The part of an RNA shown here (large-subunit ribosomal RNA, domain II) has 698 nucleotides and comes from Tsukubamonas globosa. The coordinates come from a structure-prediction model, not an experiment, and the mean pLDDT is 82.
[in-house]
Context: one part of a larger RNA
RNA sequence: GUCAGCAAGUGAAUAGUUUUAGCAAGCUUAAGUCGGAUACGAUGUAGGCGUAGCAACAGCAAGUUUUAAAAGAUGAUAAGUUAAAAUUAUUCGACCCGAAACCAAGUGAUCUAACCAUGAUCAGGUUGAAAAAAUGUUAGCGCAUUUUGGAGGACCGAACCCACGUCUGUGGCAAAAGACGGGGAUGAAUUGUGGUUAGGGGUGAAAGGCUAAUCAAACUUGGAGGUAGCUGGUUUUCUGCGAAAUCUAUUGAGGUAGAGUGUUCUAAAUUCAUAGAAGAGGUAGAGAACGCGAUGAAUGCGGGGGGUUUUUUAACUUUACUAAAUUCAACGAAACUCCGAAUAACUUCUUUCAACAAAUUAAUGAUUAUUAGAGCAAUCAGACGGUGGGUGCUAAGAUUCAUCGUCAAAAGGGCAACAACCCAGAUCGUAAGCUAAGGUCCUAAAGAAAAAUACUUAGUGAGGCAAGGAUGUGAAUUCGUUUUGACAACCAGUAGGUGGGCUUGGAAGCAGCCAUCCUUUAAAGAAAGCGUAACAGCUCACUGGUCGAACUAGCGAAUUUGCGCCGCAAAUGUAGAGGGACUUAAGAUUUUCACCGAAGCUGCGAAUUUUAAUAAUAAGUGGUAGCAGAACGUUUUGUACUGUCGUUGAAGUACUAUUGUAAAAUAGUAUGCAGACAUCAAAAGUGAGAAUGCUGAC
Numbered sequence: 001g002u003c004a005g006c007a008a009g010u011g012a013a014u015a016g017u018u019u020u021a022g023c024a025a026g027c028u029u030a031a032g033u034c035g036g037a038u039a040c041g042a043u044g045u046a047g048g049c050g051u052a053g054c055a056a057c058a059g060c061a062a063g064u065u066u067u068a069a070a071a072g073a074u075g076a077u078a079a080g081u082u083a084a085a086a087u088u089a090u091u092c093g094a095c096c097c098g099a100a101a102c103c104a105a106g107u108g109a110u111c112u113a114a115c116c117a118u119g120a121u122c123a124g125g126u127u128g129a130a131a132a133a134a135u136g137u138u139a140g141c142g143c144a145u146u147u148u149g150g151a152g153g154a155c156c157g158a159a160c161c162c163a164c165g166u167c168u169g170u171g172g173c174a175a176a177a178g179a180c181g182g183g184g185a186u187g188a189a190u191u192g193u194g195g196u197u198a199g200g201g202g203u204g205a206a207a208g209g210c211u212a213a214u215c216a217a218a219c220u221u222g223g224a225g226g227u228a229g230c231u232g233g234u235u236u237u238c239u240g241c242g243a244a245a246u247c248u249a250u251u252g253a254g255g256u257a258g259a260g261u262g263u264u265c266u267a268a269a270u271u272c273a274u275a276g277a278a279g280a281g282g283u284a285g286a287g288a289a290c291g292c293g294a295u296g297a298a299u300g301c302g303g304g305g306g307g308u309u310u311u312u313u314a315a316c317u318u319u320a321c322u323a324a325a326u327u328c329a330a331c332g333a334a335a336c337u338c339c340g341a342a343u344a345a346c347u348u349c350u351u352u353c354a355a356c357a358a359a360u361u362a363a364u365g366a367u368u369a370u371u372a373g374a375g376c377a378a379u380c381a382g383a384c385g386g387u388g389g390g391u392g393c394u395a396a397g398a399u400u401c402a403u404c405g406u407c408a409a410a411a412g413g414g415c416a417a418c419a420a421c422c423c424a425g426a427u428c429g430u431a432a433g434c435u436a437a438g439g440u441c442c443u444a445a446a447g448a449a450a451a452a453u454a455c456u457u458a459g460u461g462a463g464g465c466a467a468g469g470a471u472g473u474g475a476a477u478u479c480g481u482u483u484u485g486a487c488a489a490c491c492a493g494u495a496g497g498u499g500g501g502c503u504u505g506g507a508a509g510c511a512g513c514c515a516u517c518c519u520u521u522a523a524a525g526a527a528a529g530c531g532u533a534a535c536a537g538c539u540c541a542c543u544g545g546u547c548g549a550a551c552u553a554g555c556g557a558a559u560u561u562g563c564g565c566c567g568c569a570a571a572u573g574u575a576g577a578g579g580g581a582c583u584u585a586a587g588a589u590u591u592u593c594a595c596c597g598a599a600g601c602u603g604c605g606a607a608u609u610u611u612a613a614u615a616a617u618a619a620g621u622g623g624u625a626g627c628a629g630a631a632c633g634u635u636u637u638g639u640a641c642u643g644u645c646g647u648u649g650a651a652g653u654a655c656u657a658u659u660g661u662a663a664a665a666u667a668g669u670a671u672g673c674a675g676a677c678a679u680c681a682a683a684a685g686u687g688a689g690a691a692u693g694c695u696g697a698c
Stems, first nucleotide, its partner, number of pairs: 001698006011092013026049003032043004053060002063074003095233002098230001102223006113197009122187001124156003127152001131148007160184003164181005199215001201211003236631006246259005260379002262376007271366004275350005285339001286337002292332002295329005302322002304319006382407010412423003427606004432602003438596003441580003447593001450592003455587001461582001468566002472563011489546005495519003500514003525540001528539003607621004632687001634684005643677003652671008
């Protein structure tokens, strides 16, 4: 991993609700007893609920109570009760499996820690302490030399003990080893045997170490099915309806309660929605009338500076500055408003037959869609998209509100693929038709390259991008110029006062400052650029000449606009039309017709739901959590040891066929070899694919 078997809402008591049954102003027995013998039938009238309430109570009573009295409060118009079933709640293990832990009683020191008792072990080599002796020396104590001596948590190094490094090993040789090196090796040494200390305890040269491969509290058994607002799992079918991810509260935030939203039942009302009418509002926008902010100007209180006087803490006068207040002009705003929408929501009003359709009626519609009560829930992590806002960077597949949609719980068609976008809501069947979004050259259904049509040449495009840049090109428009010769090109000229004045070492058109005139001319700036130290030199503006431009002129300047160009760089390989490929398109603008295209709509056939049933008709039948309904199958019991089937072959097993929407059923064949069971009821150890499920097999 596969297969087979097993594996999870159960039981008791009490209570609520619903349904059914009995009896009914009543209903009912409990324990016990008798019979019977797992059933059950009698008996049992204690007790319980109900039939009357009110008051603290005495008490009174369809009333009662408070009070001096009343108001007020609470009652009175009559259906209950017992049982069964279904469902839910509460208490128990309470749908099943699952902790880490806590407590109690025991078992452990054959591992290991420390200690006690008693034994054992340490090749060989080196160093040479104290002390002693001899000799020398000293007045003496001493000192020196030599020899003897053999100390040491001394040295080197095996056994032995340890474990510092590297490599190998890593389902290993091994649940800690091996190899090569390393440390200690007469000591706080190592070690044998026996013994002592026990779980909040021991022992610890202390690492929370060790205490039998287990240690921040051992192991075994028990309390115990500990508790788990947490994770996982929870077994047949079909039908009807169908949510929520919000508010409030919470030692609350992944839980729970009330509300909201779902479902089932019951009841009731001119109930609800849309439309129409009438209201209130201060948003968008706008505005500046208030308060706030803020720009410019005018006037210029006050301040600052200057001057005069000399009474110098003052007076007069003046203005480069500053700028209160007022006026004028022009502005900003979520927490400004003289104003003020649309839409949405809210309040009130308008119509009243009907309740599946038709007819009558009715502003339109609604299979009660509305409201209330009762039973049972689930939900309280939402996501994206559009719109209006906040936070953020007018970032985020960001976050947080409001509102609508979709997904969630929705399949189908389109967007290449793609929960949340566009179209559209799948009961089933159909080799019938029409369309939506989107498409019609091939892939690939449809125009076998459809029909017109500005435009684009960039493969732009379908297929990302800005500021900015450019004689790309189309359209519209304005101004100017031209045979009195335009524009471009070529030839020639481009002067004088004057080297203007100033500045400067110099400044002569051309470093800089000021001025920028006059003259000669066809024309020529006190000079637009290059150049020089300064001059010089070369161009330009300006002028003349040559040339020669009207099928539909040309040339120059500018404005608006369509489509293009550059700007445009990323990592495996084109790789930002899905690909091929496409250029009077298969791109693009405007327009037209046709066709394709979905589980949409229509046709035909069938099933099913609602309205008591049936038939017709009508309207429906996507669906997670969930609510409600109807069924299938399994085991056992009664029917049934007086029934049915069975050795002329039961159950089981394998396969096939048929029937049913399905769970399933029936039949046949083979195997098997002795029991099985229709029908209608009853009761449950009643349905497995999931739980890192359990057991077994392979």

It is recorded under the gene name rnl.